[in-house]
Molecule: transfer RNA
Organism: marine sediment metagenome
RNA sequence: CCGCCUUUAGCUCAGUCUGGUUAGAGCACGCGCCUGAUAAGUGCGGGGUCGAAAGUUCAAAUCUUUCAAGGCGGA
Numbered sequence: 001c002c003g004c005c006u007u008u009a010g011c012u013c014a015g016u017c018u019g020g021u022u023a024g025a026g027c028a029c030g031c032g033c034c035u036g037a038u039a040a041g042u043g044c045g046g047g048g049u050c051g052a053a054a055g056u057u058c059a060a061a062u063c064u065u066u067c068a069a070g071g072c073g074g075a
Base pairs, nucleotide, nucleotide: 001074002073003072004071005070006069007068010027011026012025013024020058029045030044031043032042033041051067052066053065054064055063
């Protein structure tokens, strides 16, 4: 320098291909239940504007472009 992949909750990830229900799961965290107490179990809850910006569209996490960070391969 060229090509490809990844970026979504504190962490690990799904959802993207095929745009359309209020953006989800597990773990973690908070508050209850349970227990003599703790752990385990169980119920409920808080937490995101989907890496950044722009474009297309009635509508974008999802499509397009640029940029940023990380990774793989090639020269």